[in-house]
RNA sequence: GAGCCGGCCGGGCGGCCGCGGCGUUGUCUCUUCGGAGACGACGUCGAGGAAAGUCCGGGCUCCACAGGGCAAGGCGGUGGGCAACACCCACCCGGGGUGACCCGCGGGACAGUGCCACAGAAAGCAGACCGCCGACUGGCCUUGGCCGGUCGGUAAGGGUGAAACGGUGGUGUAAGAGACCACCAGCGCCGCAGGCGACUGCGACGGCUCGGUAAACCCCGCCUGGAGCAAGGUCAAGAAGGGCGUCGACUUCGUCGGCGUCCGCGUGGAUGUUCGAGGACGGCCCGUCUGAGUCCACGGGUAGACCGCACGAGGUUGUCGGCAACGGCAGCCCUAGAUGGAUGGUCGCCCUUCGCGUCACUGCCGCAAGGCACCGUGACGCGAAGACAGAACCCGGCUUACAGGCCGACUCGU
RNA sequence: CGGGGCGUAGCUCAGCCUGGUAGAGCAUCUGCUUUGGGAGCAGAGGGUCGGAGGUUCGAAUCCUCUCGCCCCGACCA
Numbered sequence: 001g002a003g004c005c006g007g008c009c010g011g012g013c014g015g016c017c018g019c020g021g022c023g024u025u026g027u028c029u030c031u032u033c034g035g036a037g038a039c040g041a042c043g044u045c046g047a048g049g050a051a052a053g054u055c056c057g058g059g060c061u062c063c064a065c066a067g068g069g070c071a072a073g074g075c076g077g078u079g080g081g082c083a084a085c086a087c088c089c090a091c092c093c094g095g096g097g098u099g100a101c102c103c104g105c106g107g108g109a110c111a112g113u114g115c116c117a118c119a120g121a122a123a124g125c126a127g128a129c130c131g132c133c134g135a136c137u138g139g140c141c142u143u144g145g146c147c148g149g150u151c152g153g154u155a156a157g158g159g160u161g162a163a164a165c166g167g168u169g170g171u172g173u174a175a176g177a178g179a180c181c182a183c184c185a186g187c188g189c190c191g192c193a194g195g196c197g198a199c200u201g202c203g204a205c206g207g208c209u210c211g212g213u214a215a216a217c218c219c220c221g222c223c224u225g226g227a228g229c230a231a232g233g234u235c236a237a238g239a240a241g242g243g244c245g246u247c248g249a250c251u252u253c254g255u256c257g258g259c260g261u262c263c264g265c266g267u268g269g270a271u272g273u274u275c276g277a278g279g280a281c282g283g284c285c286c287g288u289c290u291g292a293g294u295c296c297a298c299g300g301g302u303a304g305a306c307c308g309c310a311c312g313a314g315g316u317u318g319u320c321g322g323c324a325a326c327g328g329c330a331g332c333c334c335u336a337g338a339u340g341g342a343u344g345g346u347c348g349c350c351c352u353u354c355g356c357g358u359c360a361c362u363g364c365c366g367c368a369a370g371g372c373a374c375c376g377u378g379a380c381g382c383g384a385a386g387a388c389a390g391a392a393c394c395c396g397g398c399u400u401a402c403a404g405g406c407c408g409a410c411u412c413g414u
Numbered sequence: 415c416g417g418g419g420c421g422u423a424g425c426u427c428a429g430c431c432u433g434g435u436a437g438a439g440c441a442u443c444u445g446c447u448u449u450g451g452g453a454g455c456a457g458a459g460g461g462u463c464g465g466a467g468g469u470u471c472g473a474a475u476c477c478u479c480u481c482g483c484c485c486c487g488a489c490c491a
Base pairs, nucleotide, nucleotide: 001412002411003410005408006407007406008405009404011350012349013348014347015346016345017344019046020045021044022043023042024041025040026039027038028037029036030035048388052399053398055397056396057395058394059393060228061227062226063225067286068285069284070283072224073223074222075221076220077091078090079089080088081087092106093104094103095102096101107219108218112217113216114213115212116211129158130157131154132153133152134151135150136149137148138147139146140145141144166184167183168182169181170180171179185209186208187206188205190203191202192201193200194199232307233306234305235304241263242262243261244260245259246258247257248256249255250254265299266298267297268296269295270294271293278290279289280288300490301489302488314333315332316331317330318329319328320327321326351386352385353384354383355382356381357380358379359378360377361376362373363372364371365370415487416486417485418484419483420482421481424440425439426438427437434471442458443457444456445455446454464480465479466478467477468476
C1' cells in the first nucleotide's frame, strides 16, 4: 500500500418549552362514602440494531390436551448446541482465490416415469452426413490414374450442439475400435489403518468407462392438529323481544297486567333436532366425543372500561467446563407500555466530514530586500451536512435498509 | 395488528400448474374505400413479463430476497 474476517458505537453535555406511564401530593367537582374525574406541583422512567419485512421457530390463549389412514406442506453431508428452528458452532466433501478467506436448497438419477427445444446423421439399452477401408461394378482418357454407383465394415478424423459413450502412446487390423497392453483420470468392490461420524489414506482386484435434470413427477428418512392478543376473560351501555308456569282484572272467544324461570339484537329464506344438522376436523375417509343449532341476505345498536400486559428460555459481572456455539454455579440489576397511538422542538458549547477565507510553518523563485502557492501540515473564523428508520402480546433467529466512526485478529506485495 | 391475493404492449386480460420463438381484444400508425369524416377491409409497429440473485443448456413460468398495489378480519354469549 492492497485485502480479508470479527466485534462495537451509531452523536455528547447543558438551558428553556412540550408529550406519555408510574408514585407522592395540592385545589375543585361528583359520590352508592369504598372511591372516581378534571387541572396542577414534585420525583422517577421513557425505542432499535434493525423496533422493519412477517420469512422460519417457540412461549401464551381458546378450540375435546386434538385417534388411525390417505393426502398436503416443510426439512435434507456428519457430529454437537438450543425450549425449538429452515438458526448457530465445529468438522467433512465440492467449487473459487497466490493467500487470509469466501460460496454451496450438500439425500437418491443402475426403484420407476417424464423432458433434453433449435442445430445435428444420431440426444439415451444412440448414431454412418462427409471422410477412411474392403468386395462387386459403370464411365473417361495419354494403362494408371480421375469421376462415380451398389452392398458391407469402421466412432480414430471433420462438422452440429450446453451435452456425442474416458485421455496419451503402442500392439493389432483391409481400415479401425478397451479388441489387447502400459501409464493417467474416474467408478465399483475387497482388505488394512485413522476418525464417534460424514469421510480420508494405502494396497489389491474388475476393462467396469451406461450422460444431464429431483428449486420435474417421484423414492427414502425425519418433522408438522387448527386458529391467532381483533387469541381469550370480566363488566358496562344500547337496540329489540319471545317461550313456559302461576296469579289477577275485564263481557265468552280472547286481551291486558304482575311475579318466577329460560332463551335472545330484529326480519326473511334454506337446512336440522335421535332416520340427528353443526362442531372438534384444516382437503377426504373411518372411528370417537359432543348434541340444537348452523348458513345466507337485508337491517339495527355499541364501537367503552379493566384484565391478558411487561420478571422473562431476562440482562450483566466473575468463575468453571467446552476448540466453539453454549452450558453450570455465585453475586448484582429491574429497564417503555401508548390505543389516533407518548419518547419531540428550539438555543448554546463540543464532536465528525466537506467547502471557502485568514494567519503561521513549510515548499518554490530570487544575490538580497522580498514575492508566489486550491495543490503539503496546523490553528482560527464563516457556512453546510450528520444516515436507515420508530415499539403495540412476548421471545430466539434469518433477511433487507443504513451517513459516518472506533477496536482487534490475519493475509499478500514492497 | 393479523390473514390472503395481484403485478405481462398505452388499457383490460390469456399464457405460469406440465420451462423451449410472448399472444388476444380495444387503442395507435399506414394503405384501400368515401366529396370529406365515421364505420368497414387489409397490413404494420409497439414488451428486458415490477426489480435483483439463484437452479437449469435454457426462466414470464421453478426457488429466494425485495418493491408497489388491492381485498378481508371488532363486539351484540